[in-house]
Context: one part of a larger RNA
Molecule: large-subunit ribosomal RNA, domain II
Organism: Acidithrix ferrooxidans
RNA sequence: GCCAGCGAGUUACGGUGUGUGGCGAGGUUAACCAGUGAUGGGUAGCCGGAGCGAAAGCGAGUCUGAAUGGGGCAAUUUAGUCGCACGCUGUAGACCCGAAGCCGAGUGAUCUAUCCAUGGGCAGGCUGAAGCGGGAGUAAGACCCCGUGAAGGGCCGAACCCACCAUAGUUGAAAAUAUGGGGGAUGACCUGUGGAUAGGGGUGAAAGGCCAAUCAAACUCGGUGAUAGCUGGUUCUCCCCGAAAUGCAUUUAGGUGCAGCGUCAGAUGAUCAGCGUUGGAGGUAGAGCACUGGAUGGGCGAUGGGGCUUCACCGCCUACUGACCUCAACCAAACUCCGAAUGCCAACGCUUCAACAGUCUGGCAGUGAGACCACGAGGGAUGAGCUUCGUUGGUCGAAAGGGAAACAACCCAGACCGUCAGCUAAGGCCCCUAAUUCUUGGCUAAGUGGUAAACGAUGUGGGAUCGCGAAAACAACCAGGAGGUUGGCUUAGAAGCAGCCACCCUUCAAAGAGUGCGUAAUAGCUCACUGGUCGAGUGAUCCCGCGCGGACAAUUUAACGGGGCUCAAGCCAAGAGCCGAAGCUACGGACUUCCUAUUUAUAGGGAGUGGUAGGGGAGCGUCGAAUCAAGCUGUGAAGCAGAGGUGGAAACCAUUCUGUGGAGCUGAUUCGAGUGAGAAUGCUGGC
Numbered sequence: 001g002c003c004a005g006c007g008a009g010u011u012a013c014g015g016u017g018u019g020u021g022g023c024g025a026g027g028u029u030a031a032c033c034a035g036u037g038a039u040g041g042g043u044a045g046c047c048g049g050a051g052c053g054a055a056a057g058c059g060a061g062u063c064u065g066a067a068u069g070g071g072g073c074a075a076u077u078u079a080g081u082c083g084c085a086c087g088c089u090g091u092a093g094a095c096c097c098g099a100a101g102c103c104g105a106g107u108g109a110u111c112u113a114u115c116c117a118u119g120g121g122c123a124g125g126c127u128g129a130a131g132c133g134g135g136a137g138u139a140a141g142a143c144c145c146c147g148u149g150a151a152g153g154g155c156c157g158a159a160c161c162c163a164c165c166a167u168a169g170u171u172g173a174a175a176a177u178a179u180g181g182g183g184g185a186u187g188a189c190c191u192g193u194g195g196a197u198a199g200g201g202g203u204g205a206a207a208g209g210c211c212a213a214u215c216a217a218a219c220u221c222g223g224u225g226a227u228a229g230c231u232g233g234u235u236c237u238c239c240c241c242g243a244a245a246u247g248c249a250u251u252u253a254g255g256u257g258c259a260g261c262g263u264c265a266g267a268u269g270a271u272c273a274g275c276g277u278u279g280g281a282g283g284u285a286g287a288g289c290a291c292u293g294g295a296u297g298g299g300c301g302a303u304g305g306g307g308c309u310u311c312a313c314c315g316c317c318u319a320c321u322g323a324c325c326u327c328a329a330c331c332a333a334a335c336u337c338c339g340a341a342u343g344c345c346a347a348c349g350c351u352u353c354a355a356c357a358g359u360c361u362g363g364c365a366g367u368g369a370g371a372c373c374a375c376g377a378g379g380g381a382u383g384a385g386c387u388u389c390g391u392u393g394g395u396c397g398a399a400a401g402g403g404a405a406a407c408a409a410c411c412c413a414g415a416c417c418g419u420c421a422g423c424u425a426a427g428g429c430c431c432c433u434a435a436u437u438c439u440u441g442g443c444u445a446a447g448u449g450g451u452a453a454a455c456g457a458u459g460u461g462g463g464a465u466c467g468c469g470a471a472a473a474c475a476a477c478c479a480g481g482a483g484g485u486u487g488g489c490u491u492a493g494a495a496g497c498a499g500c501c502a503c504c505c506u507u508c509a510a511a512g513a514g515u516g517c518g519u520a521a522u523a524g525c526u527c528a529c530u531g532g533u534c535g536a537g538u539g540a541u542c543c544c545g546c547g548c549g550g551a552c553a554a555u556u557u558a559a560c561g562g563g564g565c566u567c568a569a570g571c572c573a574a575g576a577g578c579c580g581a582a583g584c585u586a587c588g589g590a591c592u593u594c595c596u597a598u599u600u601a602u603a604g605g606g607a608g609u610g611g612u613a614g615g616g617g618a619g620c621g622u623c624g625a626a627u628c629a630a631g632c633u634g635u636g637a638a639g640c641a642g643a644g645g646u647g648g649a650a651a652c653c654a655u656u657c658u659g660u661g662g663a664g665c666u667g668a669u670u671c672g673a674g675u676g677a678g679a680a681u682g683c684u685g686g687c
Base pairs, nucleotide, nucleotide: 001687002686003685004684005683006682011092012091013090014089015088016087017086018085019084020083021082022081023080026047027046028045032041033040034039051058052057061073062072063071064070095233096232098230102223103222104221105220106219107218113197114196115195116194117193118192119191120190121189122187124156125155126154127152131148132147133146134145135144160184161183162182164181165180166179167178168177199215201211202210203209236619237618238617239616240615241614246259247258248257249256250255260367261366262364263363264362265361266360267359268358271357274350275349276348277347278346279345280344286338287336288335292332293331294330296328297327298326299325304320305318306317307316308315370396371395372394373393374392375390376389377388378387379386401412402411403410416589417588418587419586421585422584423583427579428578429577430563431562432561436576438575439574440573441572442571443570449565455549456548459546460545461544462543463542464541465540466539467538468537476533477532478531479530480529482506483505484504487501488500489499512527516525517524590609591608592607593606594605595604596603597602598601620676622673623672624671625670626669627668628667629666631665632664639660640659641658642657643656644653645652646651
């Protein structure tokens, strides 16, 4: 891992509701007694029949109160009670498995920690303390030298003990090892045997270490089925309906209570929703500046500052400041002189709406982590597949099907079942790939299409406006482009061309006191402007369509799904067809519900049948019992295997057959359960 078997809402006693049965203003016994039993007896007690008050108490009333007032509750109405079954709930282990732990009583120091008693062990080598002897020395010493001596938690290094490093091992040879180096090795050394200390206790040269491969409180058994707002699991089928992820509260936030939303029963009987009309409340969007604030420029110019004058006052001036007022233009969730659309409330009406609509009472829930998209907002960076709201909506959740290559939340559309029938939606129609290489008119040249901005650009198509132009424009070429004058100033110089000021006049077809280059300054080149050659368009600005650049990322082309596509297979506009889904239709069938009819289980008609949590209904099967059939069975039961068949499912075959097996089994009705497995890191066994 697979297979087989086992494996989870039970039971007792209360409460409450529904169904059903008995009796009924009543209902019913409990213990106990008798009896083999069925059953009979047993009336204590309980519930109902009257309530109100804290109570005494009063009583169809009562309480409050001074009250014969008011108010609260009750009466003015018809029902209960005892069984049985089922739903839910309370107390119990209470659907099952699961802690870490807590407490009690015991068992452990053959491992290990420390201690006690008694034994054992430490090759070899090195060093050479004290003391002592001798010498030397001294007043005596001290001190010194030579020898002797043998000390030491001394030195080197085996046994022995340890475990610092590396490598290997890591489903190991080994639940801590191996190999090679390493440390101690006469000591606080190592070790044998026997003994002592025990669980909030021991022991500890102290690491929370060790106390039998277990230690921040050992192990065994018991309390014990501890508790677990937590995780996992919870077994047959079909039919009807079908949620929530919100509000308030919570030692509350992944739990719970009440409400909301679901379902079932009863009641009510259009009360609901939609639309229309009429009447209301309101301060949002927008807008505005009348208030509250913010905020720009102009006018006027108070006050203040500065200057002048004056003995002082007065007065005058001011490129300063700048209130109020005024003109123009603005901003605001906590501004409003204004002010919608929707939405909301009420009344009336309407045809549609007719369905498991609405409302009330009661039984039973689940939910109380929501997600994305669109819209309106707050937070954030007018970031997030971000976060928080909306008495806004949708979808997913709990929704399959078609489209978006793939893709819960986007677009289309809601799957009762069958059909090798048809029509459509979104989206598509060159090939992959069902359906047009369809029609008409344009655009795009960038593979734009098939990612992106500010910004930039004689891309290209269309539109508008304003210039110049056969009295010759634009471009090109030929020629001129002068004189006063080197204008004045400045400057070393300044001559059109460093800078400042001015910017005139003359000759002309035309020519600036000069557009750019240039020079030290001149010079030189050139432009504006003019004539000629040529002969038809040429410039400027704005708007719109489609393109271009801007454009840089990591495994592999990889930013059309691919091939591939250019008067398109791209884009815009118009049109004709077709394809395309579980949508709709057709045909057949099943079920639910409503209406009508009746022969009461049928017919006709209408509407419906996606579904998680969950509510309700109806069935299948297993084991056992009772009754009936008294059925089947050695002329072969159950079981097992194969084939065939039936039903809407669980399933079934007493409408079957064959093999095996060798003794019991089954149908109908009713009753009772140890009653259905694929999951629980489930349990046991097999492989």